[in-house]
Parts: sequence; structure tokens; C1' cells
RNA sequence: UUAAUAUUUUGGCAAACCCAGCGAAAGCCGGGGACGCAAAGCCAUGGGUCUAAGGUGAUUUUUCACUAGGACUGCCAGGUUGCCGCU
Repeated sequence: UUAAUAUUUUGGCAAACCCAGCGAAAGCCGGGGACGCAAAGCCAUGGGUCUAAGGUGAUUUUUCACUAGGACUGCCAGGUUGCCGCU
């Protein structure tokens, strides 16, 4: 230096749920809270999932179907950066 890898130190993140706010919704943000996480850091690039305001079509006129420029990286890949450390 490279590869594999256990445990630990210093630390880090924070599911469900609750409160307050934003949003049409999915969901997001702040506080509390911890189920978990070694990339649960970052990037919606590919697949996947969710929503359907607007749009389009239908319709018994108030419903239905389709649709992402809306979301999810704590669904899986890919890209990129990176802490400690026995052997």
C1' cells in the first nucleotide's frame, strides 16, 4: 500500500408513535422518542413503490380511468466521498 475481517473507543444517524407546522395527497420540516443502521453520508441515473393537484378521456354531473414536472435512497442496483481499528 492492497485485500479480507472480529471486537471496541470517540462519535454519528434515527423507524413506529406523540406534539406543532407545510402540502391536494404521497410525503416533508422542527421538537420529543428509539426500531434499527458501518455508509441509515451525498446524488432520483436505472429498476421498483406511493400519490394524482393540474391535464386528458369517459360519465348518470360527480364520480371513474389514465397520466409525474410531485414524493420515497430506512426497497434494490449504480455513481461518489468517508471515521476508528485486532489479526